About this RNA:
Predicted 3D model of a 72-nucleotide RNA (transfer RNA) from Mogibacterium sp.
RNA sequence: GCUCCUGUAGCGUAACGGUAUCGCACCUGCCUUGUAAGCAGUGGAUUGUCGGUUCAAAUCCGACUGGGAGCU
Numbered sequence: 001g002c003u004c005c006u007g008u009a010g011c012g013u014a015a016c017g018g019u020a021u022c023g024c025a026c027c028u029g030c031c032u033u034g035u036a037a038g039c040a041g042u043g044g045a046u047u048g049u050c051g052g053u054u055c056a057a058a059u060c061c062g063a064c065u066g067g068g069a070g071c072u
Base pairs, nucleotide, nucleotide: 001071002070003069004068005067006066007065010024011023012022018055027041028040029039030038048064049063050062051061052060
C1' cells in the first nucleotide's frame, strides 16, 4: 500500500428496513442476627463519527476513524 471482517449500556451479546433483545454487573425491595447465595423489581443505548438513499436506517450506500486477520 491492497483486500476482508468488526465497532450496539460498565462488560458480554441479539435484532427479515418499522418503538433496540437478553445475560452479568450497578441500584431498590424481600429473605438472613449479619454477609454471601437465592427471589422480585426499577433505571441505564441519541447503535464509532459525518453525510446519502428511504415515509421510516443499528440494518442499505459513501467517506473518515478505532480494533483484528490476510496478501505484498
It was read from a public genome assembly. The coordinates come from a structure-prediction model, not an experiment, and the mean pLDDT is 80. The source organism's lineage runs through Bacteria, Bacillati, Bacillota, Anaerovoracaceae and Mogibacterium. Rfam family: tRNA. The family's RNA type in Rfam is transfer RNA.